[in-house]
This record gives sequence, structure tokens and C1' cells, in this order.
RNA sequence: AAAGCUGGCCGGGCAGUCGCUGUAUGACCGUGGUUGUGCAGAGGAAAGUCCGGGCUCCGCAGAGCAGGAUGCCGGCUAACAGCCGGACGUCGCGAGGCGAUGGAAAGUGCAACAGAAAACAUACCGCCAGCGGCCUGCGCGAGCAGGUGCGGGUAAGGGUGAAAUGGUGAGGUAAGAGCUUACCGCGGGCGUGGCGACACGCGCGGCAUGGCAAACCCCAUCCGGAGCAAGGCCAAAUAGGGGGGCGAUGGCGUGGCUCGCGCCGCUCCCGGGUAGGCUGCUCGAGCCGGCAGGUAACUGCCGGCCCAGAUGAAUGACUGCCUCGAAGGCUGAAAGGUCUUCAGACAGAACCCGGCUUACAGGCCAGCUUUCCAA
RNA sequence: CUCGCUGUAGCGCAGCGGAGAGCGCGCCUCGUUCGGGACGAGGAGACCGAGGGUUCGAUUCCUUCCGGCGAGACCA
Repeated sequence: AAAGCUGGCCGGGCAGUCGCUGUAUGACCGUGGUUGUGCAGAGGAAAGUCCGGGCUCCGCAGAGCAGGAUGCCGGCUAACAGCCGGACGUCGCGAGGCGAUGGAAAGUGCAACAGAAAACAUACCGCCAGCGGCCUGCGCGAGCAGGUGCGGGUAAGGGUGAAAUGGUGAGGUAAGAGCUUACCGCGGGCGUGGCGACACGCGCGGCAUGGCAAACCCCAUCCGGAGCAAGGCCAAAUAGGGGGGCGAUGGCGUGGCUCGCGCCGCUCCCGGGUAGGCUGCUCGAGCCGGCAGGUAACUGCCGGCCCAGAUGAAUGACUGCCUCGAAGGCUGAAAGGUCUUCAGACAGAACCCGGCUUACAGGCCAGCUUUCCAA
Repeated sequence: CUCGCUGUAGCGCAGCGGAGAGCGCGCCUCGUUCGGGACGAGGAGACCGAGGGUUCGAUUCCUUCCGGCGAGACCA
């Protein structure tokens, strides 16, 4: 210098004019408004609502089944499907990336087409002749040679398929085969290291049951339901009406079933009325800084700070200057200077947090890798 | 805001591991008719909302997005 990898951060600034919401305070009418002044006023994702928790109600949140979720190991946490560290596999020259990564020797199931055969055994084309049968030839005959491929041996090779019963070399054999042997793979045993996943070493077994569990399932761990339109208070309003169903072996109590507990009516349709206010509501697993522990995620202590609460839903619009980016013109040897135009993303809190995922103009910083050049 | 359902030819639907993705209406061509309809014969048209994954194989199973639809206030 080029090409990359990983992590983090920002995501326009200032001024003026006109507006919006909240709040403190002053004034005026008057108990709710109007107005003056001061202060505060969206995000890294506020989004999707995909996980997890707080909070609230369901009598207690009880038992069992069903159902759901997670799934290498260790840790963090309020909790998690998240995060951190590690193991293994795989991709990359590398920095590093990716991985729903328990069990297929508990059982059930699936594998279209092709193929002999798809999981328990077998043989389509082949290969073999120490044999049997049949046929032909030779021979007096025992028999010999050839053919057939019906029976027999075999699984090297071919062929089918996504996948075919360990792989390669050597020996061995009629031909072959873990049949034997060396190495690799695999299985189980022992030892060492590690909390563990696992790794390494030694000797054993001739190989014995390959794939799919994001198929049912088994094992381990976890999970009660609903959601701020939760829930509480006040106000307003009336036709507290009509019809159907269940009805104590029943119904309801916010769960699919059963039990337990409590209550005695419940439920659907039609019709009617009010659709206003307060609360929950924003101080919280909070933010910033320092120190300490830990590889890290994270935790503890000390100090400081208060940081949106709207409800057809505020947080904006316009103008000027600057900054950043692109294109073009002028000037200049170049660096650069200057002028004009355009563009500035994704997106908008709604009870609150921790994550994940997705969207995003443009820009900045740090660490690391490979290659080339120069000294 | 919360919760639920759904996406397959032009329209309405079925299919839920192996089909050339099927059915009805509609569309096109031919026949029949004086002409039209009906009827008969034949045909075209979807790569299953989009991306990624599991699997030998995905419309189907898992996951992330995108779109559409519906329900939910209180009183009695």
C1' cells in the first nucleotide's frame, strides 16, 4: 500500500420566527380554564410482538394427566430460546465464520423412482471348477475335452441409487472374502489430565445393529391462566325488557381433562343505555463517574444525577449560516481554493424492563490477518 | 394497544414429506345452430406470499420477514 476479519461508536450543528405537550410560578375570571415567564420534551432500533421477567387480577396458585418449550459442557442473570468462556464438527492460507450439537444397541415408523437387495437378509450382469445333472465330440472302456448355466461356492469388479453391510496396501485362495496381517476408521476396557464437554496414551476386539428424532417417541430440565381494553375509584344513563339452552349425577369460579376447594344460578341471541374523568403512570433489575473482584459475561462498594408521559394521541414547520456526501463549472503545475445544484437514511414512545430479529443515507475509531514494496 | 386466523391458476377451494400440484366456475379453440345460450370434444393457465434451514427429497416440517382478515370498552 492492497485485500480482508472482528468489535465499538455517531447517526447533523447553531441562530431567528411561528406553533404543540407537560410542569413550577405570577396574574385574571373563578375551582376549571385563559395568559405571561422559567425548565423539560423519542430511538438505536421507540419497529416486529419472537422469547423472558416485573406488576395486576383470577379464593390458595394446590395435585395428577394432557400440552408446550429447551437440549455439547461450565458459568452469568430476576429470568430467558439471551450473553460470556470452553469442547467437538465443519468452512477459510489466515485473522476468524457457521452449527436446534442429548438418545437410532427401548420401541414404532419412513425411504418415491431405480435396483438382486433399503435393514434382514440376499445375488441381476459377473468371477470360480477340487463337483452333481443334462447335451455334443473322442475313446472298446475307466475316462478326457467342450458346451449349457439347472443346482453349488463367492461378493473382487460392473450396474442401480441420496444412501449398499468398514477403507488402502500386502499375503492368501479355484475364485474370493477381516480369511490373515500393517496403517487408518469403529467399538468397548484401563490409565493420565480436566469441575465437565472432552483430549492424550496403552493394550483388547476382526467389525457386531447404516440414515432420518425441525417423524412419533425416550431421557433430562423448566412452564398455572390472562393481560394496563390487567386492576381500582367516581360520574352519567335505563326498558334492570324479550326469547332459547343447561340446571344439583348440574352450572359457575378467565386453564383441555380429572381430583380437591369455594359459590348457587350460569350461558347465548335480540333489544336498550352510557361511551366522560381520576388512578394504575412513570424513581427504575435506572443513568453517569471512580474503585475492587472475575479471562469474560457480570457482580459489589462509594459519590453524583432525575432523564417524555401524550389519549385521534404533543416532541413540529419555515428561513439563514455552517458541517458532511455526490455531480458540474472557474482557478492552480499540484495540493488545494471558490461557486452552483442536488441529497441527508431507517423510522415515531403508549404499563415498565432484559434480550433476539428485522430496517437503515452516510461517517468515525480500535485491534488483528494475508500478500506485496522499501529500509 | 392486546389476542387470534389466514396466504395454492382470474375467482372460490382441496391437497399437508416422493403426483406432470388437483376440483368447480371462468378463459381460448373446434363442433352443433340461421345466430346466441345450453351441450359435446380438446386446450392454456399457479413453480404453492418472500428469504433461510432440516431432509436424499419441502406446497407440506422448523425459522425470519411481508401482506390480508377478524375479535376485544362499560352498565344492565